[in-house]
RNAcentral holds the full RNA, with entries from ENA and SILVA. Small-subunit ribosomal RNA, 5' domain from Nitzschia sp. (in: diatoms), 483 nucleotides, folded computationally.
Context: one part of a larger RNA
C1' cells in the first nucleotide's frame, strides 16, 4: 500500500450494480414453501336451467414429490481434484422392430349402517367402480439345452355404423441422460502418538447385489500396513476461484458455479426407474404442546418473522407478467424456485453540493517587530446556468404465439419536456520524525499524547484551546484479520 460477508466513533445529499447471522447444526409462536390430472374411475353436493350441463371438494388411481431451495454438524478419505477403467442399472423423452387374444375372475375404498373413545382414530355389517388387482392364452425375451420350464398387456378422445386420426399400454433393441462401482496420483498439523490389525491379508465354494470385490458366510494358508510417518490424537467439507505478489509463493474457500455430507439425537427398513427420503413411515432418547389421564401431537439447517448468543447481518411485503419446474390432450392450476419491491453508506463505481467576474483588501478573528501580514477574490455585489431536488405535463422497453388478450415491478416506475429559484445538500482526520501540513496561548514530569522512536519538570511546532494549513471526500478516522 493492498484487500474484507467487516465492526465502531463523528458525519451524511443522490443514482445505479452488488451484498447482508462469520457467533447457539440454539429453542421456536403464526403463516405460506408440491401439487396436479374428471380426456382413468364410481358415486355425492351445489347452481343454472329444464333434462341435461356447469362447478366444488373428499375417496380409489396415474405422474410428480428422489427435482428445485437450505446448511456445514460430521468427514483427513465410504469425500474432493485430475487421468484411466469394467462387471452395472437408467422412470420420462428420441429412433426401430413386433404385440395388445380371452375371463361379472375375485375384490375394495368413497356411501350407508353398528360399536368404542375427550381427541386422534379404531372397527361391525352391506353395496359398487377403474388405465386399481387377479387368472387364462401366446410372444425373436429369460433358465437350460431338450421333445421341457418359467413368463406381458389397458384402455381413453374425436367421431360415431364402421374405419381412421390422436394420446396412453406390453415386450424387444438402441441412442440420449443420470447414477452406481474399480485403480493411479495429489490434498493440515503433531513422534512430548512407534508400533497397528483377525474378516484382518489371500485362496476354494457357496450366499448376497443392479453390479466386480470378504460385500457376507465355511472351511484352508499366514498374511496385509508401517521412520516415503501406518496407527492414534487434534484441527477442517472439497474444488473451480478469491486475495496479495513483479514472480515464485503466502492466505482463504462469503456471494456464484460443480461435488459431497446432513435435515431434533441415534437406529431401521418400505415405496419406487431412483431415497436408506428436509415439509413420508417405524422403533428409541431428550425437549415442546394438547388431555375427560386412558392417550395423542411435533420437528424453520424452505421464505418472512420471534426469543436467545453476539461487537454484528435487512420485509411476518409484491406477483407468477418474464425466465424454468411439476401435473393435464389442452385451457390451466401450484411454484416464499424465480423476477421484483423494500431496509442497512456495508461495498464498488457515477454524480452534485454552483461558474464567471468582483479590492479603497470592508467589518471580524489570528499573529505582530504596531510598518504591516494572513484568513482574503474568500465575502459582500454584479451578471449566468439548473445537474441535483421540488410542482406540473408526456411516457416506455421488457410481451413471445395467426388475430386477440396478458406488466408484480409501477393508483405512471425508468426516460423525455416546462416552470421558478443558487435555490435543497461537507465532512472527517491529521499537522515532532517516519508523512503531506505552524504559529500563539494555557499547562508545568501535573493534566495528558503515543503505532515507532519519544514528548511534558515556565519560552512544548509532540498535552489542551484558537487561527492557520494539509489530506482524503459523502464520507473519514479506529480497531480486528490476510498478503
Nucleotide at each position: 500500500g493492498g484487500a474484507u460477508g467487516a465492526a465502531c466513533g463523528c458525519u451524511g445529499g443522490u443514482g445505479a450494480a452488488a451484498u447482508g447471522c462469520u457467533u447457539u447444526a440454539c429453542a421456536c409462536a403464526u403463516g405460506c414453501a408440491a401439487g396436479u390430472u374428471a380426456a382413468a374411475c364410481g358415486g355425492a353436493a351445489a347452481u343454472u336451467u329444464u333434462a341435461a350441463a356447469u362447478u366444488u371438494a373428499a375417496g380409489u388411481a396415474g405422474c410428480g414429490a428422489a427435482c428445485g431451495g437450505g446448511u456445514g454438524a460430521g468427514u483427513a478419505a465410504u469425500a474432493u481434484a485430475u487421468a484411466a477403467g469394467a462387471a452395472u442399472u437408467u422412470a420420462c423423452c428420441u429412433u426401430u422392430a413386433a404385440g395388445a387374444u380371452g375371463a361379472g375372475a375375485a375384490a375394495u375404498a368413497a356411501u350407508a349402517u353398528u360399536u368404542a373413545g375427550a381427541a386422534a382414530u379404531a372397527u361391525u355389517u352391506a353395496a359398487u367402480a377403474a388405465u386399481a388387482u387377479u387368472c387364462a392364452a401366446u410372444a425373436g425375451a429369460c433358465u437350460u439345452a431338450u421333445u421341457a420350464g418359467u413368463g406381458a398387456a389397458a384402455a381413453a378422445a374425436u367421431a360415431c355404423g364402421a374405419a381412421u386420426u390422436u394420446u396412453g399400454c406390453u415386450u424387444a433393441a438402441a441412442a440420449a441422460u443420470a447414477a452406481g462401482c474399480u485403480u493411479a496420483u495429489a490434498u493440515u498439523u503433531g513422534a512430548u502418538u512407534a508400533g497397528c490389525u483377525a474378516g484382518u491379508u489371500g485362496g476354494u465354494a457357496a450366499g448376497a447385489u443392479a453390479a466386480a470385490a470378504g460385500c457376507u458366510u465355511a472351511c484352508c494358508a499366514a498374511g496385509g500396513c508401517g521412520a516415503u510417518g501406518a496407527u492414534c490424537a487434534a484441527u477442517a467439507u472439497c474444488u473451480g476461484a478469491u486475495u496479495u505478489g513483479a514472480g515464485a509463493g503466502g492466505a482463504u474457500g462469503a456471494u456464484c458455479a460443480g461435488a459431497c455430507a446432513c435435515a431434533u439425537u441415534g437406529g431401521a427398513a418400505c415405496u419406487g426407474a431412483g431415497a436408506u427420503a428436509c415439509g413420508g413411515u417405524c422403533c428409541a432418547a431428550a425437549c415442546u404442546u394438547c388431555u375427560a389421564c386412558g392417550g395423542a401431537a411435533g420437528g424453520c439447517a424452505g421464505c418472512a418473522g420471534u426469543g436467545g448468543g453476539g461487537a454484528a447481518u435487512u420485509u411476518u411485503c409484491c406477483g407468477c407478467a418474464a425466465u424454468g419446474a411439476g401435473c393435464g390432450a389442452a385451457a390451466g392450476c401450484u411454484u416464499g424456485a424465480c423476477g421484483g419491491a423494500g431496509c442497512a453508506a456495508u461495498u464498488u463505481c457515477g454524480c452534485g453540493u454552483g461558474a464567471a467576474g468582483g479590492a479603497u483588501u470592508a467589518c471580524a478573528a489570528u499573529u505582530u517587530a504596531a510598518a504591516a501580514a494572513u484568513u482574503u477574490u474568500a465575502a459582500a455585489c454584479u451578471u449566468c446556468u439548473u445537474u441535483u431536488a421540488u410542482u406540473a405535463g408526456u411516457g416506455a422497453a421488457g410481451a413471445a404465439a395467426a388475430a386477440a388478450a396478458u406488466g408484480a415491478c409501477a393508483u405512471g416506475u425508468a426516460a423525455c419536456u416546462a416552470a421558478a429559484g443558487a435555490a435543497u445538500a461537507a465532512a472527517c482526520a491529521u499537522c515532532g520524525u517516519c508523512u503531506a501540513a505552524c504559529u500563539u496561548c494555557g499547562u508545568g514530569c501535573c493534566a495528558g499524547c503515543a503505532g515507532u522512536c519519544g514528548c511534558g519538570g515556565u519560552a512544548a511546532u509532540a498535552c489542551g484551546g484558537a487561527g492557520g494549513a494539509u489530506g482524503u471526500a459523502a464520507g473519514u478516522g479506529u480497531u480486528a484479520u490476510c498478503c
About this RNA:
Lineage of the source: Eukaryota > Ochrophyta > Bacillariophyceae > Bacillariophycidae > Nitzschia.